[in-house]
This is a predicted structure of a 1397-nucleotide RNA (small-subunit ribosomal RNA) from an uncultured bacterium.
The sequence is in RNAcentral, with records from ENA and SILVA.
Its mean pLDDT, the model's own confidence on a scale to 100, is 83.
Rfam family: Bacterial small subunit ribosomal RNA.
RNA sequence: AGAGUUUGAUCCUGGCUCAGGAUGAACGCUAGCGGCAGGCCUAAUACAUGCAAGUCGAACGGUAAAUGCCCCUUCGGGGGCAUGAGAGUGGCGCACGGGUGCGUAACGCGUAUGCAACCCACCCGCUGCCGGGGGAUAGCCCGGAGAAAUUCGGAUUAAUACCCCAUGAGGAGCGAGGAAGGCAUCUUCCACGUUUCAAAACUUCGGUGGCGGCGGACGGGCAUGCGUGCCAUUAGAUAGUUGGCGGGGUAACGGCCCACCAAGUCGACGAUGGCUAGGGGAUCUGAGAGGACGGUCCCCCACACUGGUACUGAGACACGGACCAGACUCCUACGGGAGGCAGCAGUAAGGGAUAUUGGUCAAUGGGGGGAACCCUGAACCAGCCAUGCCGCGUGAGGGAGGAAGGCCCUACGGGUCGUAAACCUCUUUUGCCGGGGGAUAAGGACGGGAACGCGUUCCCGUUUGAAGGUACCCGGAGAAUAAGCAUCGGCUAACUCCGUGCCAGCAGCCGCGGUAAUACAGAGGUCUCAAGCGUUGUUCGGAAUCACUGGGCGUAAAGGGUACGUAGGCGGCCGCAUAAGUCGUGCGUGAAAGGCAGGGGCUCAACCUCUGGAGUGCGCAUGAUACUGUGCGGCUGGAGUAAUGGAGGGGGAACCGGAAUUCUUGGUGUAGCAGUGAAAUGCGUAGAUAUCAAGAAGUAGACUCGUGGCGAAGGCGGGUUCCUGGACAUUUACUGACGCUGAGGUACGAAGGCCGGGGGAGCGAAAGAAGAUUAGAUACCCCUGUAGUCCCGGCAGUAAACGGUGCACGAUGGGUGUGCGGGGAAUCCACCCCCCCGCUUGCCCGGAGCAAACGCGUUAAGCGUGCCCCCCUGGGGAGUACGGUCGCAAGAUUAAAACUCAAAGAAAUUGACGGGGACCCGCACAAGCGGUGGAGUAUGUGGCUUAAUUCGAUGCAACGCGAAGAACCUUACCAAGGCUUGACAUCCCGUGACCGCCUGUGAAAGCAGGUUUUUCCUUCGGGAACACGGAGACAGGUGCUGCAUGGCCGUCGUCAGCUCGUGUCGUGAGAUGUUUGGUUAAGUCCAGCAACGAGCGCAACCCCUGCUGCCAGUUACCAGCAUUAAGUUGGGGACUCUGGCGGGACUGCCCAGAUCAACUGGGAGGAAGGUGGGGACGACGUCAGGUCAGUAUGGCCCUUAUGCCUUGGGCUGCACACGUACUACAAUGCCCAGUACAGAGGGAAGCCAGCCCGCGAGGGUGAGCGGAUCCCGAAAAGUGGGCCCAGUUCGGAUUGGAGGCUGCAACCCGCCUCCAUGAAGCCGGAAUCGCUAGUAAUGGCGCAUCAGCUACGGCGCCGUGAAUACGUUCCCGGGUCUUGCACACACCGCCCGUCAA
Repeated sequence: AGAGUUUGAUCCUGGCUCAGGAUGAACGCUAGCGGCAGGCCUAAUACAUGCAAGUCGAACGGUAAAUGCCCCUUCGGGGGCAUGAGAGUGGCGCACGGGUGCGUAACGCGUAUGCAACCCACCCGCUGCCGGGGGAUAGCCCGGAGAAAUUCGGAUUAAUACCCCAUGAGGAGCGAGGAAGGCAUCUUCCACGUUUCAAAACUUCGGUGGCGGCGGACGGGCAUGCGUGCCAUUAGAUAGUUGGCGGGGUAACGGCCCACCAAGUCGACGAUGGCUAGGGGAUCUGAGAGGACGGUCCCCCACACUGGUACUGAGACACGGACCAGACUCCUACGGGAGGCAGCAGUAAGGGAUAUUGGUCAAUGGGGGGAACCCUGAACCAGCCAUGCCGCGUGAGGGAGGAAGGCCCUACGGGUCGUAAACCUCUUUUGCCGGGGGAUAAGGACGGGAACGCGUUCCCGUUUGAAGGUACCCGGAGAAUAAGCAUCGGCUAACUCCGUGCCAGCAGCCGCGGUAAUACAGAGGUCUCAAGCGUUGUUCGGAAUCACUGGGCGUAAAGGGUACGUAGGCGGCCGCAUAAGUCGUGCGUGAAAGGCAGGGGCUCAACCUCUGGAGUGCGCAUGAUACUGUGCGGCUGGAGUAAUGGAGGGGGAACCGGAAUUCUUGGUGUAGCAGUGAAAUGCGUAGAUAUCAAGAAGUAGACUCGUGGCGAAGGCGGGUUCCUGGACAUUUACUGACGCUGAGGUACGAAGGCCGGGGGAGCGAAAGAAGAUUAGAUACCCCUGUAGUCCCGGCAGUAAACGGUGCACGAUGGGUGUGCGGGGAAUCCACCCCCCCGCUUGCCCGGAGCAAACGCGUUAAGCGUGCCCCCCUGGGGAGUACGGUCGCAAGAUUAAAACUCAAAGAAAUUGACGGGGACCCGCACAAGCGGUGGAGUAUGUGGCUUAAUUCGAUGCAACGCGAAGAACCUUACCAAGGCUUGACAUCCCGUGACCGCCUGUGAAAGCAGGUUUUUCCUUCGGGAACACGGAGACAGGUGCUGCAUGGCCGUCGUCAGCUCGUGUCGUGAGAUGUUUGGUUAAGUCCAGCAACGAGCGCAACCCCUGCUGCCAGUUACCAGCAUUAAGUUGGGGACUCUGGCGGGACUGCCCAGAUCAACUGGGAGGAAGGUGGGGACGACGUCAGGUCAGUAUGGCCCUUAUGCCUUGGGCUGCACACGUACUACAAUGCCCAGUACAGAGGGAAGCCAGCCCGCGAGGGUGAGCGGAUCCCGAAAAGUGGGCCCAGUUCGGAUUGGAGGCUGCAACCCGCCUCCAUGAAGCCGGAAUCGCUAGUAAUGGCGCAUCAGCUACGGCGCCGUGAAUACGUUCCCGGGUCUUGCACACACCGCCCGUCAA
């Protein structure tokens, strides 16, 4: 000192939460010792029992028992004297000490003063006294009442008890006089007269005690200034109330009390009322200012079961006194009585919670006493409790085989606990055992002695300790007796494994947990603290989050709707005075303790103690006078008044006018009018609408009109007149601070609303009603229409009453227009124009500055840290409830809380989105061609079925997809039968060559058995390979998780984008660059520009194809030469072709447009022209897209099975639905015959020529060819003929029969051929797909997989070969810029209401 949390990110506002300290604490786990402190915060609840205030015989009368002495004695005892308990009279004390915090918001407390308005027993000093007399009474005794408590009567008695007289230094009262002083009432002193007032004795003879007076000390009483809670949803309170006069009362002033008189007194500077509370020193926290608090200790107050009252006394209205009343408890003989722990212990109760019915008066202190001494639950000690603070210990050093061990971790190598342990050396605090052992005792008492005159002092001896045989010291043995708690996702120091699977649970905030949880639970380990550690509660801090120090109000919460104005606050220039504020100095006070600083004492510390300073305050005295205040005098600049002048929808009243609308009457005139997105309701043939004329009524003021004017705001717009407010300009004159703001208050205050009375044309999203719209439509739209809108009188008092910006003043750069007024110039004059100055109003742009940003910026949101007022303090609840006030009502105003959330919010940023905008692309639409959707079949999928129909793929981007080949195999599925170190890998042991052959059983796999044979190397020990048998490590898994992954792929999309460095701008997220103007297929290029460059993409480089040159020439080619049936052969290297290397195209040239830039349009040349055509190539990223079943791979799961083998079945199952295809429906066709032209591929268990057989599929035979050589091999088209519009010579499904081929095997379940059969179908609803040129359409050919095949699929090849594009409004997708946003999982978003759970 800060941190977490609103967002995708940012900045701000703002709340919530955390880290710190503290505690009279409590709870959980744990616990070795000591010191010092603390310990009913709740029920001021109720209390059993014991103790807590007595003492004095030196005040008095008197005395039981007992003891001593004396006398007597009947020896039992009796008498006397002395000592003498308890009780009584009397004195002092009991008003202190101890407890508690109920009450009290008060002179109660604190502080500072005052008393000229007071008291004070005991104590001290001074002074003067103590003479005489009297009568009682308790006790005791006798008698009585009562259960008791208690009480009555009689007799007798003492005093330091009581009474009277004397004395009076003196006091007190009264009267009148003098002097001095002060503070108003007055006070003090002096002298005089008069009245009145005292006493007590005891004694050990030393003394003690008593009375009057004065003074002191101590303690108290009263009064006053200032300070000392919350609520205004408490605004008025008060009748002894306020004051006076006179009395009473008191120690004393006073309505303290009383009689009379007056009507006052208090209050917004908060009276009265309500709620809460003892106050202070201090304590905790805080940098401080503050905030919170008042337990222990000290001071004050109040109280003593509750309420009241007085008595005694120096002092009480009295905790352990009295009386009365009340509640409660107890005793009782029922008649009556007794009691008060908020003293110390203790009990019950309450509560989360707080101790022993302890010891001693040794010390300190108190009461009594002359004293000894007695009393003292005050006090000093001890006991209990980790309640707190402080200190100590649980060992120290060495020690690596880094031991063992941990249901720890692991990559299986190891790591970690960990120098930790063991082990060696050492020490002995604490605890245990033994021994020693104080101080606190200063002093007191008793005895003796000494000094001086008493009395005191001194000396000697003896004696006095609860704590305690404790602290402390010495010795002994021995590492021996002693560690836990919480935490470990971030904040916040500390990490892994296992279990669990939005469950159980955690959590202070954010948040964890839905199968890999560092956040739950356990474990190992770690970190912090430590005899404690955590949790909970409370409080201060952080929180500048109530802001005095030290905040805000345009948009975050917050400016009152506006003005006038009261109190209050603030206030111009000069001078004098004063000294209240202010400042200086001095004095007093601010108790002690505490805190701070410096010393000292307990071994240290806590703790105790000494000294010092401080205590920011209050009071008194004195000084200063700048500023503020006050008084006085002056000034003119602030403010105002008068004069002159013009501007204006400023306000009020009266009157007037025209346009429009509707209605009425009349005329003309005929079928519609009106209304809407489209309609209908409505009006109209009884004559509407339209049009003309006349009349009536009410309302509103077109154009001018403006970003303009006026007004405080609301607001104000036809004209004229009257009344009236304000602002402004000009020029002088006057007043002389008269000012600003403004809590309350008063007035004004749009629309709508209310009351009463008028008026009523139009309007009419009040209501009502009809028609539409719609799923509905109590709405939006339409036809009507009542209140209302208008006028007068009254009420209401609110608005996004907004510039979301309170009012007034001063000063602080500019630009520009507008309104009003003044001046100048010009002109003959005037207006306009022009120029200048000043002022007013007022819009826009912008500097500094400010601001979170947006923005504001002389009309401030800047400066004067300026003056005054209102208002705010997280969101919701709520501007609501209750209460008050106002109102006829509606309602307005003032204005909470419970509860709940961790956010709510402002501004700006980047995206995504919009049935927002602009621009631009794409077979996106349009223009075309051909399809799909209907039929049959094939194929895939869904569904259903099944023992199984294995699994995956599911909008585009799954569905002829994985699968470029499911009869067995494949195969993962099902049924049945089998195997268990296994079908496969490595290691070990034993045996043996292996392989093989045979038999039985079986569907096979397998199981059981038999038989044969003897490999290679060798250093002869053995080794290697292989097989069989065996044991265990392990194998194996197409089991799960594609949401744990790698890799690969799809998609947006071949869309033109995606980024970076440096610089610059911004607080920042970010922006700029990449935007803009052109251009392009393109972020392609050009120009401009706070940007300059660069990267990944685009393009190019690569491949194929189109033209061509050179080189080469076999299996290809053949012009010329030779030859042949034939490029067959010789030959040729020209051509074609093949395949290498090159050339060619670059907007290079011309014209036009354009910044004379990019580029675009046209042209030339050229095989090809503006990317020539096609391909490969796919940026940053998105979809938790797809794939664990291709492979790889983490984790989990199975292990005589979820592994492996086998036989058979299934993946082909069929009421249905969808996708993708094929074949068609026919004449641009079908059939038949004859006939022509490819490219690219493939070929050895292969392609197969030719020949023979078969209608054919095919069979037989067989040459060539691992191939530019041989083989596989064309069709449509074209030519000729037939068919003649029909379910056909179209179409071929389906079915029957007969065959062929592959293969161990075609039943489930293959393909092909022939014969026969001849289904649906006559061009396809809504909807929908592809394609822009060698493309679509159409024709065939090849290849991969493959024994064969479901291929009509896929991948390629060549042949024939079109149509159309005006254009970008619309649909879909995409790109760029811009705008809005409450979205960011991003519109398949967010979110509101109702109902249900």